RNAcentral holds the full RNA, with entries from ENA. The part of an RNA shown here (large-subunit ribosomal RNA, domain II) has 719 nucleotides and comes from a Candidatus Woesearchaeota archaeon.
Context: one part of a larger RNA
């Protein structure tokens, strides 16, 4: 793991609410007694003590309560919009009591309880179930382990050779020295014990460890038998070690069902409605308790409203805006403004001139804590429509909750460098939401799923894979762009690109353009100057005249200086477009990752991009028919039928188990059970055949519960 079978809201007491039944200004008993029946359980009656109501007010003493009026809803007359008007709802009316000088304020009064049952919830109790680490108290333990204390036992072999001692030499005697004898030592190397350092082989083992290497091994050794110390205690050459595989308080039994604001589970069906994760308080943040926000049930009687349109009213927000205020802020102009620094004239006064500053004027920018302006949407109101409402809307009141971690897109704002961050409002959505789409994907995009059937369409789609065009008109693209992006790298009025299409301006051109090709490209002159030279061509300076179709005091190489070569410029020669520049489309480079690779994949020059047409696929959307249910009309026979995704949770009706009363069946001519087939119902579920089987067993109805299994690292047993 699988499978059986067991397994979790219960019971007393007391509040409170509904339901339903009794008696009613009263309603009821408790113990306990009697009577009667009978498998001792019922049933009748008495008990009248209590309890709870019927009056309040007031700390007490004490006093001690409702008439009227108005609206109006079922409803009933009346009959067409009136009367009456239970119940209701309202009075600055009235009464009682406290206080109080009063005024005037609190609390009350215009009559319904009560008593039992059955369900909802609330409190005490284990109180839906399992589940602690703990805490107390009585015992049991030193057969393991530490300490001690009585008795006993064990340490092969080897080595090294302290004291002393004793012979020699030595001394004046010692001292000392050698050699020789001696056997010391928490001493060396090592068995046996005893440790337990490193490796990690083995690890269902030989072992809750072992192997293997390693450390001690005559000492603070080691080791047997008996004693002795107990849980807040004890022992400890101190690690909180050890105290019987258990120790920062043993182990077992009780208090006991400790307590757990925390995990984990909670067992049949169907209809109806349907949340919330905010506000506010709490040692409150993993909870709760009020408030909003789901749900029943009641009262209640006529409006009620998220929509559109129109008209007022309100507002300082987006935007503007700067001599309209505060602040910030660019260049520039004037001034007999007059204050300050620099300069300069001058013996001084004074003067000039420049720079700030001051005043005017032009100009160029901003602002959440600027506003002369100044929208949209928004908020409020009115009115008309619309849509809900007397088949009951707003309200109100009352029973049961749940939740009080939230997340995402979109719009605006805040904090963060930023982030699938943190915060906040406001709206749509997940949550509680399936179906299409997006390769795949809670929340992006169409779209709210009562059954069936069939159609039309919505996002997105139409080469294959894969339902629909290898659909059509007109362009663009060569990059497989389409089917990544940043760092980053170029560039320097803001990247590059003679890739290519396209607007748009402009010059040239059959009097012949542009490009090539062919001649020509001269003379004064080697221009003056410099220079060592300087001839177009290191440099200054100047740049004029002639012939001419054209040709510079000369574009650019060159030479030491000349020369040479070639531009500019002209002619021919060819024959039609050429050239510039600004923008704009697509492309292109810019573009680096680590197993071979991602447009969803084949692949595609369209099956790529942009503009535009017509089909047509494609959802649980729409639609059509059929049905089924909630809801509503009706007396009923019927009708309608607009609602019917849903998690916590509210409600409402229902299927099964197992006993019991009653009332009624079945069964040996085969019961229940088990096994297969099969039929009905929306489900729970219930009926039938056939086989096994051999004795019980249903329905109705009324009741009583240890009543329903798939989860709890549930329990037990089987495999």
């Nucleotide at each position: 793991g699988c499978c059986a079978g067991g397994g979790a809201g219960u019971g007393u007491a007391u509040g409170u609410g509904a339901g339903u039944g009794g008696c009613g200004a009263g309603a009821u008993u408790a113990a306990g007694c009697g009577c009667u029946g009978u498998u001792u359980c019922a049933g009748c009656g008495c008990g009248u003590a209590u309890u709870c109501u019927u009056a309040g007010g007031g700390a007490a003493a004490c006093c001690g309560a409702u008439u009227a009026c108005c609206c109006g809803c079922a409803a009933a007359c009346u009959u067409u919009u009136g009367u009456u008007g239970a119940g209701g709802g309202g009075u600055c009316a009235u009464g009682g009591u406290a206080u109080g000088a009063a005024a005037g304020u609190g609390c009350c009064a215009u009559u319904a309880g009560u008593c039992a049952c059955u369900c909802g919830u609330g409190u005490a109790c284990g109180a839906c179930c399992c589940g602690a680490a703990g805490c107390c108290g009585g015992u049991c333990g030193a057969u393991c382990u530490a300490a001690c204390c009585c008795g006993g036992g064990g340490u092969a072999a080897g080595g090294u050779g302290a004291a002393g001692c004793g012979a020699u030499g030595g001394u004046a005697a010692a001292a000392c020295a050698u050699c020789g004898u001696g056997g010391a030592g928490g001493c060396c190397u090592g068995c046996a014990g005893a440790g337990g350092u490193a490796c990690u082989a083995c690890g269902a083992g030989c072992a809750a460890g072992u192997g293997u290497u390693c450390u001690u091994a005559u000492a603070a050794c080691c080791u047997c038998g008996g004693g002795c110390u107990a849980g807040g205690g004890g022992u400890g050459a101190a690690a909180a070690g050890c105290c019987a595989a258990u120790c920062g308080a043993g182990a077992c039994c009780g208090g006991u069902g400790a307590u757990a604001g925390c995990u984990g589970g909670u067992u049949c069906c169907u209809a109806c409605c349907a949340a919330a994760g905010u506000u506010g308080g709490c040692c409150g943040u993993a909870g709760u308790c009020a408030a909003g926000c789901c749900u029943g049930g009641a009262u209640g009687g006529a409006g009620a409203u998220a929509g559109u349109a129109u008209g007022a009213a309100u507002g300082g927000u987006a935007g503007a805006g700067a001599c309209a205020c505060g602040g910030a802020u660019u260049g520039g102009g004037a001034g007999u403004g007059c204050u300050g620094g620099g300069g300069g004239a001058g013996a001084a006064a004074u003067c000039c001139u420049u720079c700030a500053c001051c005043u005017u004027u032009c100009u160029g920018u901003c602002c959440a804590a600027c506003u002369c302006c100044g929208a949209a949407u928004g908020u409020u109101u009115a009115u008309a429509c619309a849509u809900c409402g007397u088949a009951g809307a707003a309200a109100u009141c009352u029973g049961g909750a749940g939740a009080c971690g939230g997340c995402g897109g979109u719009g605006c704002g805040u904090c963060g460098u930023a982030a699938g961050g943190g915060g906040g409002c406001a709206u749509c959505g997940c949550g509680a939401g399936a179906g299409g789409g997006g390769a795949a994907c809670a929340a992006c995009c169409c779209a709210g799923a009562c059954u069936a059937u069939a159609g039309u369409u919505a996002a997105g789609g139409u080469c294959c894979c894969u339902a629909a065009a290898u659909a059509c008109u007109u362009g663009u693209u060569a990059a497989g762009u389409g089917u990544g992006a940043a760092a980053g790298g170029g560039u320097g009025a803001a990247a590059a690109g003679u890739g290519u299409c396209u607007u748009u301006a402009g010059c040239c051109a059959g009097a012949g353009a542009c490009a090539g090709c062919a001649a020509g490209g001269a003379g004064g002159u080697u221009g003056g100057c410099u220079u060592a030279g300087a001839a177009g061509c290191a440099g200054c300076c100047a740049c004029c005249c002639u012939a001419u179709a054209a040709u510079a005091a000369g574009u650019g190489c060159g030479u030491a200086a000349c020369a040479g070569c070639u531009u500019a410029c002209u002619u021919g020669u060819c024959g039609a477009g050429g050239u510039u520049a600004c923008a704009g489309g697509c492309c292109u480079u810019g573009a680096a990752g680590a197993u071979g690779g991602a447009c969803g994949g084949g692949g595609c020059u369209a099956a790529a991009c942009a503009a535009g047409u017509u089909a047509c696929c494609g959802a649980u959307a729409c639609u059509a028919u059929a049905g089924g249910c909630a809801g509503c009309c009706g007396a009923g026979a019927g009708g309608c039928g607009u609602g019917c995704g849903g998690u916590a949770g509210g409600u409402a009706g229902g299927c099964g188990u197992a006993c019991u009363g009653c009332u009624u069946g079945g069964g040996c001519a085969a019961a229940a059970g088990c096994a297969u087939c099969u039929c009905u119902g929306a489900g729970a579920a219930g009926g039938g055949g056939u086989g096994u089987g051999a004795a019980c067993c249903g329905a109705g109805u009324a009741g009583u519960a240890a009543u329903g299994a798939a989860a709890a690292u549930c329990c037990u047993g089987g495999u």

About this RNA: Model confidence (mean pLDDT): 81 of 100.